The RNA shown here (transfer RNA) has 73 nucleotides and comes from Candidatus Roizmanbacteria bacterium CG_4_9_14_0_2_um_filter_39_13.

RNA sequence: GCCUGUGUAGCUCAGUUGGUAGAGCAACGGUAUCGUAAACCGUAGGUCGUCGGUUCGACCCCGACCACAGGCU
Repeated sequence: GCCUGUGUAGCUCAGUUGGUAGAGCAACGGUAUCGUAAACCGUAGGUCGUCGGUUCGACCCCGACCACAGGCU
C1' cells in the first nucleotide's frame, strides 16, 4: 500500500424484505430476612464509531474517514 471483518447501554451481544432499538449480566430502588447473600418485583441507562448521500422514512442501502482484528505484498 491492497483486501476482508468488526464498531449498538457500564460489559457480553441480538436486531433481514428500510417504518420510532432489545436481552442477559452489572447499577439503582423495593419485597422478604434478626441481618447478609441468593430469590422475586420494578426503575434508569443509547443522539446505533464520525461526517455526508439516497429515501416520505436509515442500526439497516451507498461513499469517505477513524479505531480495532485478520490476511496479502
Lineage of the source: Bacteria > Bacteria candidate phyla > Candidatus Roizmaniibacteriota. Its Rfam family is "tRNA".